[in-house]
RNA sequence: UCCAGAAAAAGGCAAACCGGCUGAAAAGCAGGGACGCAAAGUUACAGAUCUACGGCAUCUGCUAGGAUGGCUGAGCUACCUGG
Numbered sequence: 001u002c003c004a005g006a007a008a009a010a011g012g013c014a015a016a017c018c019g020g021c022u023g024a025a026a027a028g029c030a031g032g033g034a035c036g037c038a039a040a041g042u043u044a045c046a047g048a049u050c051u052a053c054g055g056c057a058u059c060u061g062c063u064a065g066g067a068u069g070g071c072u073g074a075g076c077u078a079c080c081u082g083g
Stems, first nucleotide, its partner, number of pairs: 002083004012037002017032002020029003035070001041076003045073003048068003054063003
């Protein structure tokens, strides 16, 4: 440096849910809390999914400029062990 793994050791993160704040909503932030995670660290680039303030409309519909990295792929970075 590359590949593989999570048995060991040191650790790390934090789903659902609860209440608080932001937001039109999806959802996010900090706190509590742990379902799980070997990148559940980071980046909205590609796809996919969610929402529809606003816009359009054939009027209960369509639409992302909004959101999701714990949806998939991809990029960058990284502890331990083995090869």